[in-house]
Context: one part of a larger RNA
RNA sequence: GGAUGAACGCUGGCGGUGUGCUUUAGGCAUGCAAGUCGAGCGGUUCGGCGCAAGCCGAACAGCGGCGGACGGGUGCGUAACACGUAGGAAUCUACCUCUUGGUGGGGAAUAGCCCGGCGAAAGCCGGGGUAAUACCGCGUAAACUCCGGUGUCAAAACCGGAGAAAAGGGCGUAACUGCCCGCCGAGAGAGGAGCCUGCGGCCUAUCAGCUUGUUGGUGGGGUAAUGGCCUACCAAGGCGAUGACGGGUAGGGGGCGUGAGAGCGCGACCCCCCACAAGGUCACUGAGACACGGGGCCUACAUCUACGGAUGGCAGCAACCAGGAAUCUUGCGCAAUGGACGAAAGUCUGACGCAGCGACACCGCGUGUGGGAUGAAGUAUUUCGGUAUGUAAACCACUGUGGCGAGGGAUGAACACAAUGACAGUACCUCGCUAGAAAGCCUCUGCUAACUACGUGCCAGAAGCCUCGGCAAUGCGUGGGAGGCAAGCGUUAUCC
Repeated sequence: GGAUGAACGCUGGCGGUGUGCUUUAGGCAUGCAAGUCGAGCGGUUCGGCGCAAGCCGAACAGCGGCGGACGGGUGCGUAACACGUAGGAAUCUACCUCUUGGUGGGGAAUAGCCCGGCGAAAGCCGGGGUAAUACCGCGUAAACUCCGGUGUCAAAACCGGAGAAAAGGGCGUAACUGCCCGCCGAGAGAGGAGCCUGCGGCCUAUCAGCUUGUUGGUGGGGUAAUGGCCUACCAAGGCGAUGACGGGUAGGGGGCGUGAGAGCGCGACCCCCCACAAGGUCACUGAGACACGGGGCCUACAUCUACGGAUGGCAGCAACCAGGAAUCUUGCGCAAUGGACGAAAGUCUGACGCAGCGACACCGCGUGUGGGAUGAAGUAUUUCGGUAUGUAAACCACUGUGGCGAGGGAUGAACACAAUGACAGUACCUCGCUAGAAAGCCUCUGCUAACUACGUGCCAGAAGCCUCGGCAAUGCGUGGGAGGCAAGCGUUAUCC
């Protein structure tokens, strides 16, 4: 000199764009953050029309489907195939796209509901009965899987046997045909995921030896899949000064800061990957989890309790307490983008879009412009003549960034039309008024741009370094003046 997610002191006019718990992965009142589908199903309630049958519409808990494995947060752990990069073979993949074949015929239950009972509650139990795209047999099986055979170095291919499917709903029709959304088998793709390997990137030898599922093999198990992943047996191996093992520290990368570069330091915001969800542990469901707002158990903590027992998990968005030098609103909206579900209308979405707060950062603008000497007053100083502040002010003329008032007023909105804007009556435009609201901070011995007067007297104090201050201090304090930067200026901390 540059830089910062900064903080502190003094000061503070406006706008744009960013950014804002670096500390206790401490604890959390309250609200919201993941639902959706009635075009899968039986029902309940209500409304309209109707004498009724019935038709139309709306809402709802439950069964069922899809989603809750994404999106959002945090960086505890992890020195590891966690990450980065380059490869690999023994794998899976819901939704989406393409291709191909099918969708026949039956059965038994169970929520909801009704009846009865237990409990303070949370909730639970018994009996009866009901539906389905929920569940289970049967039939069919080209391709698929397994077994056997031919074949081959091995395969491909071929033959035979065995195994395994499905679900309906809507529109339309007089009815069928038909159309749409689904369902089942198989193949391919795209995207996603799991696994293995080479290489790469911290400190420590005041850590030198480490290891028994350890290293390898065989059989078996297990997985979507390879593998000591697990197990039985067998062998005695495997790693290490090219640093094993141990200890410390740490999420990694794209990148960011600095630097001429080499390098050094960092990993906030944004993007990719990983890990975690009060601490620990376990599996279930599922295409996918060992699952932040699912479940079981243990622990700690907290809440309710009728004392028998229950309930909870903000490292989601806000908010609160604590900690700290220190970090925001219990805001608006789904209008846009994106996501879940749905045939759609649409519903949900603290993702997101916006607004609010903070000079926290960067950028831009303003606090006027031109004229104006009698060099006014005041102040400071003086050799008492003057000199400085200083064209500075006053005064004259002008302008309107900004401010205030009034009027107009968006882009962002797409999709055949129409409708649809949180932001927002905002940005912006026009008109009118007004120099009116708007300058500070640090420094002045040398380094280092900028000097005097008084006060103080090794005191009070200053200081980044050399140092300064003990009676003329340009170094302390105050005034005047000057220098620097400027809505900031200094200080502190950290990095280059």